[in-house]
Molecule: TPP riboswitch aptamer (THI element)
Organism: Bradyrhizobiaceae bacterium
RNA sequence: GCAAUCUCGUUGGGGUGUCCGGGAGACCGGGCUGAGAGGCAGCAGCCAACCCAUCGAACCUGAUCCGGUUCAGACCGGCGGAGGAAACCGAGAUGCGCCCGCCC
Numbered sequence: 001g002c003a004a005u006c007u008c009g010u011u012g013g014g015g016u017g018u019c020c021g022g023g024a025g026a027c028c029g030g031g032c033u034g035a036g037a038g039g040c041a042g043c044a045g046c047c048a049a050c051c052c053a054u055c056g057a058a059c060c061u062g063a064u065c066c067g068g069u070u071c072a073g074a075c076c077g078g079c080g081g082a083g084g085a086a087a088c089c090g091a092g093a094u095g096c097g098c099c100c101g102c103c104c
Stems, first nucleotide, its partner, number of pairs: 001096002004094006010087001011053004017032006038047003059084003065078004
């Protein structure tokens, strides 16, 4: 000095479904999946955890989509590397290359 990997930090982005029971409803209790289904608040919103940040499939749109599967979410395949999407941020570790000096 640098491509790479990892870690940390700051800043930012994002989601919160489904089933059963109760309830007029708001909502409450329990189960499931998931990294995450939380708390406060009349609402707006705030906080926490978690995931993700251009090397971007975190997440959103198409989509109340299509096929399989399931009681239904979830899951698998398609749509589809389609269209969007938040830092081309900082520090450190490992590694590698180059230069200079010294010693043998």